[in-house]
The RNA shown here (c-di-GMP-I riboswitch aptamer) has 85 nucleotides.
It matches the Rfam family "c-di-GMP-I riboswitch aptamer". From the family's description: GEMM was predicted in a large-scale screen for bacterial structured RNA regulatory elements.
RNA sequence: UUAACGUAAAGGCAAACCUGAUGAAAAUCAGGGACGCAAAGCCAAGGGUCUAAGGUCGGGAAGACUAUGACAGCCGGUUGCCGCA
Numbered sequence: 001u002u003a004a005c006g007u008a009a010a011g012g013c014a015a016a017c018c019u020g021a022u023g024a025a026a027a028u029c030a031g032g033g034a035c036g037c038a039a040a041g042c043c044a045a046g047g048g049u050c051u052a053a054g055g056u057c058g059g060g061a062a063g064a065c066u067a068u069g070a071c072a073g074c075c076g077g078u079u080g081c082c083g084c085a
Base pairs, nucleotide, nucleotide: 005083006082012037013036017032018031019030020029021028022027035073041078042077043076046075047074048071049070050069054066055065056064057063
């Protein structure tokens, strides 16, 4: 240095849940809180999942379909910290 790995130390992130805000919803943001995480950093124009306001179908209602809305802590892609042994 590269690859692999995760015993220790330093540092990092933060599930569920609660409170407040935004949103049609999914969900997101802030505070609290830790289930976990060695990429739980980044990427939604690869696959997958969630939602369906608007739109389409429907005589209408019900219902179905639909992403231009989301999810990176589902797979994937990409970059990368520490260094006991």